[in-house]
Context: one part of a larger RNA
Parts: sequence; structure tokens; C1' cells
RNA sequence: UCCAGCGAGUUACUGGUACCAGCAAGGUUAAUUUGCUUUAAGCAAAGGAGCCGCAGCGAAAGCGAGUCCUAAUUGGGCGAUUAGUUGGUAUCAGUAGACCCGAAUCCAAGUGAUCUAUUCCUGGGCAGGGUGAAGCCCCGGUAAAACGGGGUGGAGGCCCGAAGGGUUAAACGUUAAAAAGUUUCUCCAUGACCUGGGAAUAGGGGUGAAAGGCCAAUCGAACUUGGUGAUAGCUGGUUCUCCUCGAAAUAGCUUUAGGGCUAGCGUUGUGAGUUAAACCGUAGGGGUAGAGCACUGGAUGAUGUAGGCCCUGCGACCCAGGGUCCGAAUUCAACCAAACUCCGAAUACUACGGCGUAUUUCACAGCAGUCAGUUCGUGAGGGAUAAGCUUCACGUGCAAAAGGGGAACAGCCCAGACCGCCGAUUAAGGUCCCCAAAUCUGUGCUAAGUGGUAAAGGAAGUGAAUUUGCUAAAACAGCUAGGAGGUUGGCUUAGAAGCAGCCACCCUUUAAAGAGUGCGUAACAGCUCACUAGUCUAGCAGGUUCGCGCCGAAAAUGACUCGGGGCUCAAGCACAGUACCGAAGUCGCGGAUUUGUCGGAACGCGAGUUCUGAUAAGUGGUAGAGGAGCGUUCUUAACGCAGUGAAGGCGUACCGUAAGGAGCGCUGGAGCGUUAAGAAGUGAGGAUGCUGGA
Repeated sequence: UCCAGCGAGUUACUGGUACCAGCAAGGUUAAUUUGCUUUAAGCAAAGGAGCCGCAGCGAAAGCGAGUCCUAAUUGGGCGAUUAGUUGGUAUCAGUAGACCCGAAUCCAAGUGAUCUAUUCCUGGGCAGGGUGAAGCCCCGGUAAAACGGGGUGGAGGCCCGAAGGGUUAAACGUUAAAAAGUUUCUCCAUGACCUGGGAAUAGGGGUGAAAGGCCAAUCGAACUUGGUGAUAGCUGGUUCUCCUCGAAAUAGCUUUAGGGCUAGCGUUGUGAGUUAAACCGUAGGGGUAGAGCACUGGAUGAUGUAGGCCCUGCGACCCAGGGUCCGAAUUCAACCAAACUCCGAAUACUACGGCGUAUUUCACAGCAGUCAGUUCGUGAGGGAUAAGCUUCACGUGCAAAAGGGGAACAGCCCAGACCGCCGAUUAAGGUCCCCAAAUCUGUGCUAAGUGGUAAAGGAAGUGAAUUUGCUAAAACAGCUAGGAGGUUGGCUUAGAAGCAGCCACCCUUUAAAGAGUGCGUAACAGCUCACUAGUCUAGCAGGUUCGCGCCGAAAAUGACUCGGGGCUCAAGCACAGUACCGAAGUCGCGGAUUUGUCGGAACGCGAGUUCUGAUAAGUGGUAGAGGAGCGUUCUUAACGCAGUGAAGGCGUACCGUAAGGAGCGCUGGAGCGUUAAGAAGUGAGGAUGCUGGA
């Protein structure tokens, strides 16, 4: 991992509601007793204690279809103007383990010191080598000592190192050879040493040269059993089918935030019933968008008053005059605002009236689930006018929605799947090939593979429109020629002659020519330009706007930013047009089913139920509510099958909308079924499920 079997809303009591049944102003017995029987529990009878109901109101006395409040109500509160009760079934709640499995815990009573910690008793062990303390002897030495030397001696938690004990470092091992090891290195090795045997200390206790260590592979409180099915607002799992409807991820409160309660939203039943939504009309309030500057603030310019500053009058104050540099309020002009408003929509909202009819609304009752939401569009706050960000609001989808498109892709675009059909027609999106359908029609644009990523900015890319100027009195470009004189203007300077710099920028001759556009020289010179003529010949130059392109453009495996191939009067872009393809949409044909309406038949006292037909509208679905069924085991009754072969197994082209049900053949070898009821240990793929097997 797979297979088989087992494996989770049960039971009791007390209540609520619905349905069914009995009796009914009544309903009903409980314990218990008696009888009968198949001796297992039932059945029948007795038992009226008690309970619920038939009357309420008031705190109560009490009164009573009324009563209480009050001095008293014309008043107000609660009542009256009748239906209950007992049992069964379903469902929900409560109390119990209460759908199942799952803690770490807490407490009690016991069992453990054959492991290990410490202690006690009694035994055992430590090759060999080294070092050489005290003491003693001899010699020297001393007044005597001290002291020195040589021997002897054999001390030590001394040294080296086997046995023995430990475990420092590394490697290996890590589903190991081993639930702590192996190899090499390393430490102790006469001691606080190692060790055999026997004893002692026990769980909030021991023991501990102290690490929360150790107390039998278990220790920040051992193990076993019990309380115990502890508790688990947490995780996981929860078993057959079909039909109808179908949510929520919000508000308030919560030692509350991943839990709850009430409301909201779902469903079922009963009742009321034209009420809901939408639309139209009428009447409203508002202060948003926008706009505005009348207030509150902000903010730009102009004017230049008061004021400041400077100068002069007298040295100073005051004062006067002048300058006009700055410059308040005010004025003028142009602006800005969520917490500004002289204004002010569209929508939305409210009320009334009309219209309108749906799986509509409202009320009551039963049962829920939901309280982590999320994308996109729009309006906003936060953030950086960041986020697949976050918090609100309105709407859509997903959640709980399949199908087609978008290459792929919950939330985008189209569109809501009852079933069948080798029919039709469309949506979004497409029509060269992959790939269904146009290599379609017309007119343009693009040359960048732009299309098929991106900005500020840049450019005689190209197309279109518009505008200004020049132009047959010849423009523009080219070529030929001229481009002069006063003058080397003045100043400055070593020099300054058109051309370092400063000032001025005239006059003359002219077709025209600057006191000079650039290069150049030390300064001149030289070249050139403006300007002019000739030649030539028909457009030339500049601006603005729009369309499509170009550059700007760097990322890590290799083309990887058209899905690919590939595409250039496109298979790109723009504007028109005609066809076609394209979905579970729509239509057609057949069928099933739900609800409403209108019929028919049967049954029933009736309410109504069942069958059948027409017609209309439906039939996606998670949590969840409601309805109808299939199957398994056992019990009762009736009827059956079976050695001429039961159950079970294998195979099979049959029947049913499904769960499922037959028939036949083989196998198997002894029980089994149908119908009507009843009762449940009643349905398996999941729970790191349990047991067994492979």
C1' cells in the first nucleotide's frame, strides 16, 4: 500500500411541537393485588390515591365572569365569550458518557533499590619498573648544638605501565552487529581505588562530591490498578437511493474574538390574503458630485495707503521736505479646501395614490445551518492616488455553478446543466495550418516581425489636414562673378588692421557689400559668410494638429513577453460590409418528474385519498429543512420452494428513474423465500481507525 471482516446520533426518564388513535366537560390510572398462560414475560381484571382540564384576579385577607389599582373611576392591567386528556409515532430540548475515537492531567490504594544513588555487614583484587620522605648508622663540623656529606631505610590521595576501572578527541555506525556500540587516541591504576555476596532507605517520598541526576530501556514527581467512558469551546471520522426548496461568512452583547446567545438570511406547517418587488404620479427633507469665494482659512500677482528704510534741512530728539527699496489692512484680478458654503444636482430615501401579480408579502408555530469569506467594477479612508495590501459602502460572480471563450487559469467575457437525439439556430469569441468556420469584399495605414511588454525625453521615418512666407518681375539648391571706398573707425594694447576686450555702429560708390558670420595670423595677409548679378529651372522654406512607426530598452539552463507553426497590398492596424463556425443558451422531437388550474373514474358517512387526461410554469446546488423509497438481520401470521439440489460462489447481452430485482448455466451440498405487519447491534473508502491476511 492493497484485500476481507469489525467500526460512530443509541437507550431510559422528564418536557415542547406536529400527526395518528381512544374517550370527551371530562380524560387517565400509579404502586400494589388477583386470575390465566407457552413459566419467558405477557394478557385480563381489580386498584380513583394522584395528575391534567373544566375560572379568574389580587402580595394577601378576599371577591368571583370578573377581579386588581383607587375615596371613586367615563379609566387602565390581567381574565371571561369553552376542549381537553390518555396512549402511540416523528422530531427537538433537558438529565444521564449521550454520535465515535483521541490528551497532557488530578486523586486514591498498592508494587518495586536483581538497573541505578547512598549507607552498613562480610569477603576478594591491584604484573613489573621508577623515585627515594622521616628515622637510624658512619664521617666531617661545633664549647655543645645546629649544619654538611656518605650510607641505610622504604614514606607517598608520588611517577611509568599490565590486569581492573573510566570515557578525552575523531572517524565509523544511525531501517546499527548494538534501543548507546566499534576502532584509534586518551585518563586512573595503594586509593575519596575497583569488585563478589548479603542487607537498609519508596513516590511530594528516597538517594544525590548537585547534573533536576538516579530510583528496573520510564523521572521537573516511578510503575500497576482504580475513580474513568476524567474533561477536550480542539483535530480527525460519521456507512443506501431519489425528489422539492435552499442559506451564511453580517449586527448587538460576551475574560469575547477560530466559542456562544438573540436578531438577520433558509426550510416545513397553519392562517390572513393583493398586501411585496418593479413602474407611473403627487408631496417631501437633504447639502454629496459639481460649482463658487458671500463666511472660515490657505494662496499668487498688481496697485503702493499706514508703516518701515535711505537722503537733506541742524550735531541729536521731534518735525518738515525729498527718494520710491520693502510693504499690513483695504481695493482690483486670477485661484484652492474632508473637518469652507452665497449655491447645488443625478441617484438614493420617506409618505400617499395608481398600476401590478409572483415558488410574493405578513403573522404564528416546529427545525436548522451560518458569525475565518473572497475576486472584479465603482465611490472613499489608511498606505507611497504601492501590493493577489488593508478597512468600509453599492453591485456582480465564486463560495454552493457545470458548459463555451480567455493557450493553460475559483472570482474576467458569454451563458444558468431534468433525461435522450449522428436535428436546427445563435452568444462571447473566432474563420492560413495545428483547430470547426473567409487565404472573404472595399478603402487606407504600418516596414518596425511594430503587431507579439514600459516612461520622461529625442529624431529631415512616413501618411493626412491646416497655416505663414518666397516664387515666371525667376524663388530654393548648385555653379560663375562680385563682396568695394573713407578706414588700420575710436579706445585699449608690445601689437588689436571686420574677427582678445571696451565704446560707437556713421557716410560714400553701388546691382550689392556688416565699422562685419565663421576659420585663420604675433599683427597683417589669406579663405568664407551675410548681401548682389548671371546661369538654370518649378516649386521652395518654416510652423501647428492628427494616424502609424523608430530610439530610449540590461539578468541570470537556450530560443521563453504571438499558445505554436508561421504571417508583410498580412494571417498586423483602422473604418465599412457580407457570409460562416461556435455552448449543456434557444428552438424542434420523444420521455420523466414537481407545483398550480381545469376535467374524468374508483373508494370513503365525510374530510379526503388513489388512478388517469389536458394545460401553464418549473426541475444547477454546499451547510441545512422537508418528502418518498431500496436493501440487511430477527419476530409473528399466511402461502410457498428445496438431494429431480436450499443458502453461498462464478458468469451473463434481461427489468426498474435510483438504491436495487429476476431468469438461465456452472459450482456448491442443506436449508431458503414471497406477501402483510413488527423490532433493530440496519448499509463503509476514508477516522496516522481495529483484527487477520497478502
The part of an RNA shown here (large-subunit ribosomal RNA, domain II) has 694 nucleotides and comes from Elusimicrobium minutum.
The prediction has a mean pLDDT of 85.
Its Rfam family is "Bacterial large subunit ribosomal RNA".
The sequence was found in a public genome assembly.